Bacterial RNase P class A from a Burkholderiales bacterium, 363 nucleotides, folded computationally. Rfam family: Bacterial RNase P class A. The family's RNA type in Rfam is ribozyme. A source record names the gene rnpB. The prediction has a mean pLDDT of 78. The organism belongs to Burkholderiales, within Bacteria.
[in-house]
């Protein structure tokens, strides 16, 4: 030094000036006024996981349905993270992997091919055997019937591969040895690995249905609680020796229509809920590490149609244009909280730091 790979990290700076939400001191009877001081983000996004926290339902089990899927761990939990193991990819640092089961069942494979699964039989081989035919015999011959899966050829895939025995001709048919899957020992919590011993039901798909195993009540801050005018409307209680009207015709009683006060239920509007928390920063302990534990500190938006914004100076970067020293112009990546956190995934000019890998050169 050149090319990589994996990881943290910042993402316009300084000052001024005028605004607009909140908070705190302070005058002021009140509206309000003066001063202080705070105000978006790594994803504030997507709403796709999970959990708080609030209603509402539950005796307990099951089916239905969702999700998930190597193994351990690590958390409130997770489809998240760390460690690992296995496969593929790369010389390599390292990436990616819905990575459980095809020995329950049901299905599915375009196109080419004889067939794609109780295999098949185009090409081929045999034709022991059983048919015909020649021959006196001995033995021949056809390839009709039928046997094969070696060999060609088709395909992404063709019943694990060698090889040696069988055999009319083959064939795990038989032995050997070698792959793969199980079971037993060994190692490893375990995935798993391989070393010895055994068995053999030895073709792909489960991001097809399905079977296994583990989780999963709804709904969501428009959850919910509180305080409550107006106007209609329910309850209760008293007033009146009053009136109408009803109770089949009277009389009482009774019930409606009136006033007064009392109760609760709720609209609009108000306040809580709201931000102090599974919270963060240093050290300091334990772990590989995610993460856990301690000491000291530190407050860091809380709005409710919704503030968080404009200007101007100087510098910094991008572009563009000039008499390319000076200078003009324009811009500032992605974006913009709304009950809160843990994730994931998606956006994102430019920048800065690190640890590794290869290749080269030089000491």
């Nucleotide at each position: 030094g050149a090319a990589g790979u994996c990881g943290g990290c910042c993402g316009g700076g300084c000052a001024g000036u005028c605004g607009c939400u909140g908070c705190c001191g302070u005058c002021g009877c009140g509206a309000g006024g003066c001063g202080g001081g705070a105000g978006a983000g790594g994803a504030a996004a997507g709403u796709c996981c999970g959990g708080g926290c609030u209603c509402c339902a539950c005796a307990g089990a099951g089916c239905a349905g969702g999700a998930u899927g190597c193994c351990g761990g690590c958390u409130a939990a997770c489809g998240g993270c760390c460690g690992g193991g296995c496969g593929u990819c790369g010389c390599g640092a390292g990436a990616c992997g819905a990575c459980g089961g095809a020995a329950a069942g049901u299905g599915c494979a375009a196109c080419a091919g004889a067939a794609a699964g109780u295999a098949c039989a185009c090409c081929g081989c045999c034709g022991a055997u059983g048919g015909c035919c020649c021959g006196c015999c001995a033995g021949g011959g056809c390839u009709c019937a039928g046997g094969c899966a070696a060999g060609g050829g088709u395909g992404a895939a063709a019943u694990g591969g060698u090889g040696c025995g069988g055999u009319a001709a083959g064939a795990g048919c038989g032995c050997a040895c070698c792959g793969c899957u199980c079971c037993c020992g060994c190692g490893g919590u375990a995935a798993c690995g391989u070393c010895g011993g055994g068995a053999g039901u030895c073709g792909g798909c489960a991001a097809a249905c399905c079977c296994c195993a583990u989780c999963c009540g709804g709904a969501g801050c428009a959850a919910g609680a509180c305080c409550a005018a107006a106007u209609a409307g329910g309850g209760g209680a008293g007033c009146g020796a009053c009136a109408g009207c009803g109770u089949g015709g009277c009389u009482c009683g009774c019930g409606c229509u009136g006033c007064u006060c009392c109760c609760g239920g709720g609209u609009a509007g108000g306040u809580c809920g709201c931000u102090c928390g599974a919270g963060u920063g240093u050290c300091c302990g334990g772990g590989c590490a995610a993460c856990c534990g301690g000491u000291c500190g530190c407050c860091u938006a809380g709005a409710g149609g919704a503030a968080u914004g404009a200007c101007u100076g100087c510098c910094g970067c991008a572009g563009g244009g000039g008499c390319u020293u000076u200078c003009c112009c324009u811009g500032c990546a992605c974006a913009g909280a709304a009950c809160c956190c843990g994730g994931c995934u998606u956006a994102c000019a430019g920048g800065c730091c690190g640890g590794c890998u290869u290749c080269g050169c030089a000491c």